[in-house]
RNA sequence: GCCAAGGUAGCUCAGCGGUAGCAGCGGUCGUUUCAUAAGCGACAGGUCGCGGGUUCGAAUCCCGCCCUUGGUA
Numbered sequence: 001g002c003c004a005a006g007g008u009a010g011c012u013c014a015g016c017g018g019u020a021g022c023a024g025c026g027g028u029c030g031u032u033u034c035a036u037a038a039g040c041g042a043c044a045g046g047u048c049g050c051g052g053g054u055u056c057g058a059a060u061c062c063c064g065c066c067c068u069u070g071g072u073a
Stems, first nucleotide, its partner, number of pairs: 001072007010025003018056001027043005049065005
């Protein structure tokens, strides 16, 4: 350089055109306990890598760029 996969919450990730986003861990609060942990419940947390385009509508499709991992001479 070329090819492939990927970039979504603090971390691991689901969602691959349709009411602007799922869950687990972690965090906070509550409950429980003499107390702590575990368990249970609730809440908060996401410019969907960046910039354009297509569309009535984009995390999802298209183009460019950046970054990560693997392959290749």
Transfer RNA from a bacterium, 73 nucleotides, folded computationally. It matches the Rfam family "tRNA". By type it is a transfer RNA. Its family is annotated with triplet codon-amino acid adaptor activity in the Gene Ontology. The sequence was found in a public genome assembly.